This is a predicted structure of a 350-nucleotide part of an RNA (small-subunit ribosomal RNA, central domain) from an uncultured Chloroflexota bacterium. Its Rfam family is "Bacterial small subunit ribosomal RNA".
Context: one part of a larger RNA
RNA sequence: UUGGGCGUAAAGCGCGUGUAGGCGGCUCUUCAAGUCGGACGUGAAAUCUCCUGGCUCAACUGGGAGGGACCGUUCGAUACUGCUGGGCUAGAGUUCAGCAGAGGGAGGUGGAAUUCCCGGUGUAGUGGUGAAAUGCGUAGAUAUCGGGAGGAACACCAGUGGCGAAGGCGACCUCCUAGGCUGCAACUGACGCUGAGAUGCGAAAGCGUGGGGAGCGAACAGGAUUAGAUACCCUGGUAGCCCACGCUGUAAACUAUGGACACUAGGUAUGGGGAGUAUCGACCCUCUCCGUGCCGGAGCCAACGCAUUAAGUGUCCCGCCUGGGGACUACGGCCGCAAGGCUAAAACUC
Numbered sequence: 001u002u003g004g005g006c007g008u009a010a011a012g013c014g015c016g017u018g019u020a021g022g023c024g025g026c027u028c029u030u031c032a033a034g035u036c037g038g039a040c041g042u043g044a045a046a047u048c049u050c051c052u053g054g055c056u057c058a059a060c061u062g063g064g065a066g067g068g069a070c071c072g073u074u075c076g077a078u079a080c081u082g083c084u085g086g087g088c089u090a091g092a093g094u095u096c097a098g099c100a101g102a103g104g105g106a107g108g109u110g111g112a113a114u115u116c117c118c119g120g121u122g123u124a125g126u127g128g129u130g131a132a133a134u135g136c137g138u139a140g141a142u143a144u145c146g147g148g149a150g151g152a153a154c155a156c157c158a159g160u161g162g163c164g165a166a167g168g169c170g171a172c173c174u175c176c177u178a179g180g181c182u183g184c185a186a187c188u189g190a191c192g193c194u195g196a197g198a199u200g201c202g203a204a205a206g207c208g209u210g211g212g213g214a215g216c217g218a219a220c221a222g223g224a225u226u227a228g229a230u231a232c233c234c235u236g237g238u239a240g241c242c243c244a245c246g247c248u249g250u251a252a253a254c255u256a257u258g259g260a261c262a263c264u265a266g267g268u269a270u271g272g273g274g275a276g277u278a279u280c281g282a283c284c285c286u287c288u289c290c291g292u293g294c295c296g297g298a299g300c301c302a303a304c305g306c307a308u309u310a311a312g313u314g315u316c317c318c319g320c321c322u323g324g325g326g327a328c329u330a331c332g333g334c335c336g337c338a339a340g341g342c343u344a345a346a347a348c349u350c
Base pairs, nucleotide, nucleotide: 004321005320006319007304008303012318014201015200016199017198021194022193023192025088026087027086028085031082033081034080035077036076037075038074039073040072041071048066049065050064051063052062053061054060091191092188093187094186095185096183097182098181099180103177104176105175106174107173108172109171110154115149116148117147118146119145120144121143125136126135162169163168206247207246208245209244210243211242215241216240220236221235222234223233258317259316260315261314262313263312266295267294268293269292270291271290272289273288274287275286276285299306300305323350324349325348332343333342334341335340
């Protein structure tokens, strides 16, 4: 390469946007590049197939015939693909009327709680544990009442709920801003799908500069436990967690399941719309579109299981895998302030 695969055996890039490329709806038309056919040329010999001859046979070998791909010239075919021109509206998009939402950014506000400070009451303990001790406390703690400061997070609502491409998003108000869903028509007229490179976003931890610091708390110190205890438990506690700007670019970044489109039994729950029925009205009920779950049939699967949110049936595009270890490594290159990241072997060994 052919072929086979990627939920759990090796294998889906963490997620978007998008360049080249690949692929692409219905219909008329042009050309005839792909495609198909004819003729001619070429297609050396050997090889291959058939017939026949020579070595005693065969292998081997001589002769004759046949076969063919590829290529070129020329003539034709036009269904499909492509090309030219025109049309269409079922894909895609725009407008209009509504709807839901922790989607994003900025500014402001609020209450509960912890801690600290000041003052009042009050007196001997408190705290902590399996039990203790370190710690705090007669310089008045803990408890309780009043006042103040500051930082961080937003109980209930809260849901198998919602939104977002993913990471993720949860007090309230205002401003700016993105996407989605539904409904009816109108408009554009294939404008689409995917996407190597590229580019943007990307939890936590970490890094740089400057702030902030209530609580929690790596490191660290002490007290316990223990044979030991560089731990688990306890008392403290620095970085950090918070803010601004910049970097890092990883994760069990998981649905361990790439994206798009079409098709293929149902049942049930729930979120957001629409229509109908009903009603004084709202529910209820029926149908329908979009989402989120559970159960289950055909089918698929090595099994587990998946099952209209497919791991079923198909088409298109991308990424990835090829025995275990060595090795998410070395070297080189690129990126980074660093930590390190991305790309990625071999010897050897089983």
The full RNA is in RNAcentral, with records from ENA and SILVA.